[in-house]
Model confidence (mean pLDDT): 81 of 100. Predicted 3D model of a 71-nucleotide RNA (transfer RNA) from a Rickettsiales bacterium. Taxonomically the source falls in Rickettsiales (Bacteria, Pseudomonadati, Pseudomonadota, Alphaproteobacteria). Its Rfam family is "tRNA". By type it is a transfer RNA. Gene Ontology term of the family: triplet codon-amino acid adaptor activity.
RNA sequence: GCAGGUGUAGUUUAAUGGUAAAAUGUCCGCCUUCCAAGCAGAGGUCAUGGGUUCGAUUCCCAUCACCUGUA
Repeated sequence: GCAGGUGUAGUUUAAUGGUAAAAUGUCCGCCUUCCAAGCAGAGGUCAUGGGUUCGAUUCCCAUCACCUGUA
């Protein structure tokens, strides 16, 4: 340089066009003499910019970051 892949919550991962979800972690409460465990609740997320569409995490294009292959 060329080709391909990945990008979703603090972390690990779902969601094949129709209200973004689970686990874990964080915070608060209950329980407990205290801690741990357990129970209940809360907050927090689609890499960036365009396009298609009534409607985009999803489809298309470009950019950015990372990974792989090749010369």